Description:
Model confidence (mean pLDDT): 76 of 100. Bacterial RNase P class A from a Gammaproteobacteria bacterium, 368 nucleotides, folded computationally. It is recorded under the gene name rnpB.

RNA sequence: GGAGUCGGCCAGGCAAUCGCGCGCUGCUUGCAGCGGGAGGAAAGUCCGGGCUCCGGCGGGCAGGGUGCCAGGUAACGCCUGGGGGGCGCGAGCCCACGGAAAGUGCCACAGAAAAUAUACCGCCUGUAGUUCGUUUAUUCGGGCUGCAGGUAAGGGUGAAAUGGUGCGGUAAGAGCGCACCGCGCGGGUGGUAACACUUCGCGGCAGGGUAAACCCCACCUGGAGCAAGACCAAAUAGGGAAGCAUGUUGCUUUGCAACGACCGUGCCCGCAGGUGCUUCCGGGUAGGUUGCUUGAGGCCACUGGUGACGGUGGUCCCAGAUGAAUGAUUGCUCACGACAGAACCCGGCUUAUCGGCCGACUCCACUU
Numbered sequence: 001g002g003a004g005u006c007g008g009c010c011a012g013g014c015a016a017u018c019g020c021g022c023g024c025u026g027c028u029u030g031c032a033g034c035g036g037g038a039g040g041a042a043a044g045u046c047c048g049g050g051c052u053c054c055g056g057c058g059g060g061c062a063g064g065g066u067g068c069c070a071g072g073u074a075a076c077g078c079c080u081g082g083g084g085g086g087c088g089c090g091a092g093c094c095c096a097c098g099g100a101a102a103g104u105g106c107c108a109c110a111g112a113a114a115a116u117a118u119a120c121c122g123c124c125u126g127u128a129g130u131u132c133g134u135u136u137a138u139u140c141g142g143g144c145u146g147c148a149g150g151u152a153a154g155g156g157u158g159a160a161a162u163g164g165u166g167c168g169g170u171a172a173g174a175g176c177g178c179a180c181c182g183c184g185c186g187g188g189u190g191g192u193a194a195c196a197c198u199u200c201g202c203g204g205c206a207g208g209g210u211a212a213a214c215c216c217c218a219c220c221u222g223g224a225g226c227a228a229g230a231c232c233a234a235a236u237a238g239g240g241a242a243g244c245a246u247g248u249u250g251c252u253u254u255g256c257a258a259c260g261a262c263c264g265u266g267c268c269c270g271c272a273g274g275u276g277c278u279u280c281c282g283g284g285u286a287g288g289u290u291g292c293u294u295g296a297g298g299c300c301a302c303u304g305g306u307g308a309c310g311g312u313g314g315u316c317c318c319a320g321a322u323g324a325a326u327g328a329u330u331g332c333u334c335a336c337g338a339c340a341g342a343a344c345c346c347g348g349c350u351u352a353u354c355g356g357c358c359g360a361c362u363c364c365a366c367u368u
């Protein structure tokens, strides 16, 4: 100097004017002053938790989820460290990483066969026929075709075909036998463990792949969500209680007069019921208040730990709307500005994102 890997950070800046919503203070009660007013993802709503209501002795099934080991955490499917596998010269990156020697299912095309195995070409044996050469002689040898059988070496198909190499063996072959490599089981050693190593022992070798297919195993798991929930509370129409009243007819109709008094019951009192008026009580609706932002909180220092993270001390208060604020204009300036807008809160993951800065590290080339 070039190429790259990982981690962290910023997200145009400054000023003026006008405006919007929140809090505090003041008073002249609708104005003034002061303070503060979106994000790293506020997003997707995919996980986990707080909070709230409902349900719940306890256990099991079903359903759902997770899936190498250890740790962190309020918890997690997240994070950290480690193991195993794959990629990269490397820094590093990626992995849904229990079980296919329990059962079931599926495996396009090609291929004989995609799984109780099987046999297209080939190789080998026997046999029948035919043919060529040969012989005294179907005597010997060879070719071709059919049939019966052996074989899994070789070829061919495929993403994938029943361990690999060599020697022996055989008619030809084959873990058929042996050696080495690989594999499985057991033992030993190291490690908390996953796992690694093994010069030890046993087994010729389990018999393709697929479990984000059913399934098996282990572990976890009540339901609904701030439109949760709590409080205050109109008008109108229902519900309950108490008190009072209750009819008919006529007329000159804000009323007056006459008859004589709703119903159970012929009459009176009482009681009960119906209807009307008044008052009170209670539930719900509209509306309002609350939940609402001080929190697993930010920053700094020290400290334990490889790390995620934890401990101690100090310091700070940093949106809270509810038709829902966070904007507009102007000026200067630079590298000319991306994705995008809170709605109960928090921890993650994923996705989107113009540019730029910082730190650690790797590889290549050159110079000293």
Base pairs, nucleotide, nucleotide: 001364002363003362004361005360006359007358008357009356010355012333013332014331015330016329017328018327020037022035023034024033025032026031027030039339043350044349046348047347048346049345050344051225052224053223054222063221064220065219066218067217068082069081070080071079072078083097084095085094086093087092098216099215103214104213105210106209107208120155121154122151123150124149125148126147127146128145129144130143131142132141133140163181164180165179166178167177168176182205183203184202185201186200187198188197189196190195229290230289231288232287239281240280241279242278243277244276245275246274247259248258249257250256251255262273264271297316298315299314300313301312302311303310304309334337